[in-house]
RNA sequence: GGAGCGGAAUGGACGGUCGCCGGCCGCCUGCGCGCGGCGGGAGGAAAGUCCGAACUCCACAGGGCAGCGUGCUGGGUAACGCCCAGUCGGGGUGACUCGAAGGAAAGUGCCACAGAAAACAUACCGCCGAAGCGCCCCUCCGGGGGCGCUGGCAAGGGUGAAAAGGUGCGGUAAGAGCGCACCGGGCCGACGGUGACGCCGGUCGCAUGGUAAACCCCACGCGGAGCAAGACCAAAUAGGGAGGCUGCCAAGGGUCGGCCCGGUCCGAGGCCUCCGGGUAGGUCGCUCGAGCCCGCGGGCAACCGCGGGCCCAGAUGAAUGACCGUCGCCCCGGCUCGCCGGGGGACAGAAUUCGGCUUACAGUUCCGCCUCCGACA
Numbered sequence: 001g002g003a004g005c006g007g008a009a010u011g012g013a014c015g016g017u018c019g020c021c022g023g024c025c026g027c028c029u030g031c032g033c034g035c036g037g038c039g040g041g042a043g044g045a046a047a048g049u050c051c052g053a054a055c056u057c058c059a060c061a062g063g064g065c066a067g068c069g070u071g072c073u074g075g076g077u078a079a080c081g082c083c084c085a086g087u088c089g090g091g092g093u094g095a096c097u098c099g100a101a102g103g104a105a106a107g108u109g110c111c112a113c114a115g116a117a118a119a120c121a122u123a124c125c126g127c128c129g130a131a132g133c134g135c136c137c138c139u140c141c142g143g144g145g146g147c148g149c150u151g152g153c154a155a156g157g158g159u160g161a162a163a164a165g166g167u168g169c170g171g172u173a174a175g176a177g178c179g180c181a182c183c184g185g186g187c188c189g190a191c192g193g194u195g196a197c198g199c200c201g202g203u204c205g206c207a208u209g210g211u212a213a214a215c216c217c218c219a220c221g222c223g224g225a226g227c228a229a230g231a232c233c234a235a236a237u238a239g240g241g242a243g244g245c246u247g248c249c250a251a252g253g254g255u256c257g258g259c260c261c262g263g264u265c266c267g268a269g270g271c272c273u274c275c276g277g278g279u280a281g282g283u284c285g286c287u288c289g290a291g292c293c294c295g296c297g298g299g300c301a302a303c304c305g306c307g308g309g310c311c312c313a314g315a316u317g318a319a320u321g322a323c324c325g326u327c328g329c330c331c332c333g334g335c336u337c338g339c340c341g342g343g344g345g346a347c348a349g350a351a352u353u354c355g356g357c358u359u360a361c362a363g364u365u366c367c368g369c370c371u372c373c374g375a376c377a
Base pairs, nucleotide, nucleotide: 001373002372003371004370005368006367007366008365009364010363012327013326014325015324016323017322018321020041021040023038024037025036026035027034043347047358048357050356051355052354053353054352055226056225057224058223067222068221069220070219071218072086073085074084075083076082087101088099089098090097091096102217103216107215108214109211110210111209124157125156126153127152128151131150132149133148134147135146136145137144138143165183166182167181168180169179170178184206185204186203187202188201189200191198192197230284231283232282233281240275241274242273243272244271245270246269252266253265254264255263256262291310292309293308294307295306296305297304298303329344330343331342332341333340334339
């Protein structure tokens, strides 16, 4: 100098004018849809609503089944499927990165096509001619050679995503863990580590292909709904309950009476008062919280502890905006290199609150005794 890796920050600044939504304070012969002042008002993701919780209501003796989720180890945390540090495996020269990473000797299933064969196996091409049988040829009569059948083999070829440990040497008729060395694997033991695991030694010729994002087995966890949760206040209208008055010429009935009048009691209905439930509407929940910033300490880290400081939207048809000026950033053009003109500036946007994950994002900046390559000293 070039190319990378990992991490972090920022997401224009200042001023003016006109507005919007909450809060607090003050003013008034006028208390209202008033006026004035002060102070606050989106994000790193407010997003997706994918995990985990707080909070609230409902349900709930205890145990089991089913169902769902998670799945290497240790730690962090209120908790997690998150984070940190490791282990193992894949990728990269490397910094680094990716991984649903328990169990396939508990059982069941499946493995298309091709292929001999897809799991207690088998032989299409091929190799052999040791052993047995038949035929032919040669013979120095001891035997030798050839072909075929039975047979031996699984090395080589071929199929496949995958072929019954791999490579090499020996061995053999040809072969084969048949023998040996190395690699791989199973089992046992020692050592290191909290552990996943690593490493070393011994032993066994090797003894069981893949698939669990197939059923399944094992371990652990899990009740449901969600701030439109839920609590409180509470009209109008309709309906429910209690009481009072009325009940006449006024429903109707009982009673006194032989009947009428009359008295008396019950009572439909009407009016009034009160009570309780629900609705509209309103208030709370609501923002001081597993909070933010700084310092010190512990820890490799995630994170934790202590001390100090700070208060940072709380609205419900839902505010957080628009315009102008100056400066700054990027691009294009011009230039008398002091500058001038034009253009651009992302993703998005609270709605009970936190911890995560994921996704979107114009541009700018920073960090690392980071990595690789090249040159020079």
Description:
Predicted 3D model of a 377-nucleotide RNA (Bacterial RNase P class A) from a Candidatus Polarisedimenticolia bacterium. The RNAcentral record of the sequence draws on ENA. Taxonomically the source falls in Candidatus Polarisedimenticolia (Bacteria, Pseudomonadati, Acidobacteriota). It is recorded under the gene name rnpB. Its Rfam family is "Bacterial RNase P class A". On this family, see Frank and Pace, Annu Rev Biochem 1998: "Ribonuclease P: unity and diversity in a tRNA processing ribozyme".